[in-house]
RNA sequence: CGCCCAAUUCUCAUUUGACGGGAAGCGGAGGACCCAAUUCUGGGGUGUACCUCGCUGCGGCGAGGGGGGCAUCUUUCAGCCCUAACCCGGCAGCUAACUUCGUCGGCGGUGAAAGAG
Repeated sequence: CGCCCAAUUCUCAUUUGACGGGAAGCGGAGGACCCAAUUCUGGGGUGUACCUCGCUGCGGCGAGGGGGGCAUCUUUCAGCCCUAACCCGGCAGCUAACUUCGUCGGCGGUGAAAGAG
C1' cells in the first nucleotide's frame, strides 16, 4: 500500500501502546396483529462453511452437488484453494413499537477474452 470479512471512522481517558468508556456508520439476535407453521429422531442461531450418496475399524474417508475466495469493478471460459469454529439450552417462523449483541480475526494469492471505471 492492498485484500477477505459487518468488523470502519471519530472521540474520552492514559506518558505511548495495550486494555477500557462514548458517538456515528456497518452487521446480527430477540420480539405483536395479519399470515404461515404444527410439538416427532430435540430444536435454533452466528458464519461461505451446507446437502446427497457410498465405504467404515464409527475416529473418519471418498464422490457428486451447492456455497465462499483468488488483489480496481462486472460478465464468460479454464484452473487453484477453502467448506472451519463457536453459542443458546427444551426455547426462538414472519414481525410495527420496543429490547439487545458484535464491530474480532486472518492474509500478500490465477490466467484468457469482452466491457466499465
Molecule: c-di-AMP riboswitch aptamer (ydaO/yuaA leader)
Organism: marine sediment metagenome